Predicted 3D model of a 605-nucleotide part of an RNA (large-subunit ribosomal RNA, domain V) from a metagenome. The coordinates come from a structure-prediction model, not an experiment, and the mean pLDDT is 80.
[in-house]
Context: one part of a larger RNA
RNA sequence: AUAACGGAAAGGCGAAAAGACCCUAUGCAGCUUUACUAUACGUUGGCAUUGAGUCUCUGGAUUGCUUGCGCAGGAUAGGUGGGAGGCUUUGAAACCGUGGCUUCGGCUGCGGUGGAGCCGACCUUGAGAUACCACCCUUGCGUUCCGGUGAUUCUCACUGCGAGCCUGAAACAGGCCGUAGGACAGUGCUUACUGGGUAGUUUAACUGGGGCGGUUUCCUCCUAAAAAGUAACGGAGGAGCGCAAUGGUUGACUUACGCCGGAUGGAAAUCGGCGUGAAAGUGUAUUCGCACAAGUCAGCCUGACUGUGAGGCCUACAAGCCGAGCAGGGCGGAAACGCGGUGAAAGUGAUCCGGCAACCUGAAUCAUUCACUUGAUUCUUACCACGUGGGUGGGUUGUCGCUCAUCGGAUAAAAGUUACGCUAGGGAUAACAGGCUUAUCGCGCCCAAGCGCCCACAGUGACGGCGCGGUUUGGCACCUCGAUGUCGGCUCAUCACAUCCUGGGGGUGAAGAAGCUCCCAAGGGUUUGGCUGUUCGCCAAUUAAAGUGGUACGCGAGCUGGGUUCAGAACGUCGUGAGACAGUUUGGCCUCUACCUUCCGUUAU
Numbered sequence: 001a002u003a004a005c006g007g008a009a010a011g012g013c014g015a016a017a018a019g020a021c022c023c024u025a026u027g028c029a030g031c032u033u034u035a036c037u038a039u040a041c042g043u044u045g046g047c048a049u050u051g052a053g054u055c056u057c058u059g060g061a062u063u064g065c066u067u068g069c070g071c072a073g074g075a076u077a078g079g080u081g082g083g084a085g086g087c088u089u090u091g092a093a094a095c096c097g098u099g100g101c102u103u104c105g106g107c108u109g110c111g112g113u114g115g116a117g118c119c120g121a122c123c124u125u126g127a128g129a130u131a132c133c134a135c136c137c138u139u140g141c142g143u144u145c146c147g148g149u150g151a152u153u154c155u156c157a158c159u160g161c162g163a164g165c166c167u168g169a170a171a172c173a174g175g176c177c178g179u180a181g182g183a184c185a186g187u188g189c190u191u192a193c194u195g196g197g198u199a200g201u202u203u204a205a206c207u208g209g210g211g212c213g214g215u216u217u218c219c220u221c222c223u224a225a226a227a228a229g230u231a232a233c234g235g236a237g238g239a240g241c242g243c244a245a246u247g248g249u250u251g252a253c254u255u256a257c258g259c260c261g262g263a264u265g266g267a268a269a270u271c272g273g274c275g276u277g278a279a280a281g282u283g284u285a286u287u288c289g290c291a292c293a294a295g296u297c298a299g300c301c302u303g304a305c306u307g308u309g310a311g312g313c314c315u316a317c318a319a320g321c322c323g324a325g326c327a328g329g330g331c332g333g334a335a336a337c338g339c340g341g342u343g344a345a346a347g348u349g350a351u352c353c354g355g356c357a358a359c360c361u362g363a364a365u366c367a368u369u370c371a372c373u374u375g376a377u378u379c380u381u382a383c384c385a386c387g388u389g390g391g392u393g394g395g396u397u398g399u400c401g402c403u404c405a406u407c408g409g410a411u412a413a414a415a416g417u418u419a420c421g422c423u424a425g426g427g428a429u430a431a432c433a434g435g436c437u438u439a440u441c442g443c444g445c446c447c448a449a450g451c452g453c454c455c456a457c458a459g460u461g462a463c464g465g466c467g468c469g470g471u472u473u474g475g476c477a478c479c480u481c482g483a484u485g486u487c488g489g490c491u492c493a494u495c496a497c498a499u500c501c502u503g504g505g506g507g508u509g510a511a512g513a514a515g516c517u518c519c520c521a522a523g524g525g526u527u528u529g530g531c532u533g534u535u536c537g538c539c540a541a542u543u544a545a546a547g548u549g550g551u552a553c554g555c556g557a558g559c560u561g562g563g564u565u566c567a568g569a570a571c572g573u574c575g576u577g578a579g580a581c582a583g584u585u586u587g588g589c590c591u592c593u594a595c596c597u598u599c600c601g602u603u604a605u
Stems, first nucleotide, its partner, number of pairs: 001605008010597003014592002022426004027422002029418004035201005042193002045190005051154005057148005063142003068137001078136005085119003094113008158181005164176003204216003213233001217239006240407001241283001242342002247301007255279001256276006281290002284347001286345003305328004311322003317408001330339003353401007362379006383394004433480001434478001435476003439473001441469006450460002487562001488560003492554001493551005500525003503520006527541005568586004572581003
């Protein structure tokens, strides 16, 4: 050196299992609830099965009767029309008895006596005779018809029971009979309520992992690299309107601040002069504008128009923006001209669906105007289709209804939980370890203000600066999610030196001894117990000393399994709940026969 055999397990990110943790999916499932939407059960009304009688209350129609009081006025005038006569021996006035209504004044019905009269045109009133007739409104009573509510009775549907009878092999079946209920109950269809009992679903995205927080549309500035555009959970602010004048036009004016002067009057009111020049103001944030003013006033007005629109800007689309000119009919101005809102840039929402108006004619009323000129309201009619009317549906134009704010808006309509979980995937993305970085951390150096009685530098060293290390906490998310087992202990270690002891030195604020500090040095060494799962730490007793770190926070195909981190259970707290908690407690499967490298032993060549 090679080989064989026996052994050990450090590596082959060893084997095994398309990671169970984490994230993603407009994936799935279980569970919950005051998520959404349904629904069983239950309750409730209506109709049918479902028939008969009596009473009470009540609606509609018909018919007869009845009722009707502002003031004035003989007085209790319902309205309108006709109307000059009407009622009466078929019993008038008046009187007696009695009933109803009542605004207490009267109206009206019935019976008796009685035996011939009573009322109407007049004067008042918006309206004149219940003198008489007709129609109608209103109040109440009665008749007939159609009902309805409630109570009650019946028997014939229907129902319960029977040790009875029949059929029959038999019956929990059927028929008969008896009895008890009874138009109820039960059943069917339908209305409403309740309804995690049950079911189907939803429960956003961005994100230096996810969650929590924040954000999601629009405007302004910077970032933005002198065209335009340009990202970030980059740095700053605003909007979700306002205004009938803060709009149009014509005419006029100049702000603000400083200094000086001037009664009350002051820092600041109003007045005069000079200077700076825009610093003021602009409805509203910022940027850009604006003094010829877009700023500040005044006069007259409504262009804060209708129909269009050459040509452009922007732009994936859809949108958004600018716009001369033409036509109509206007406002201001002497005119030229200006005016289709506001100095500009925010003040917003596609499509579907629904409401209103118009797409026609005529009439009436009100307001307005020189003018039925204009506007508003009401009624009528209607452009197309369903043959027509009624009714329904539709088209065009205008307009209204969305914090559809997750703001290009999935639906008219939607929250949670899973440690009982499952699947597809991801190292596109977290937890361990590694890597990069080194803010933080550890160590060193530079400067030297000071402290050190004096004296910066024996020792100490502020404010600052420069490095090194890669042991802390982090940042990033680069290998690994078709798996790189995670704390501590045990066993076995190996390396660095920034040295704990032992060794050699320099300085000392080193008398000696004991120290402090610095330099060299890694040969060897560096304890045992109590508590805790602990590393750490505290305590006890020793020691020359009881070093600091790296090695996947060394080492689970070497051991353990106390902790953490599945399924059971409990407490506290949170949650309506299912459940949850770097809160606690108890319990809880640690597989592998070694192929290669490595290492140990034996043997052979």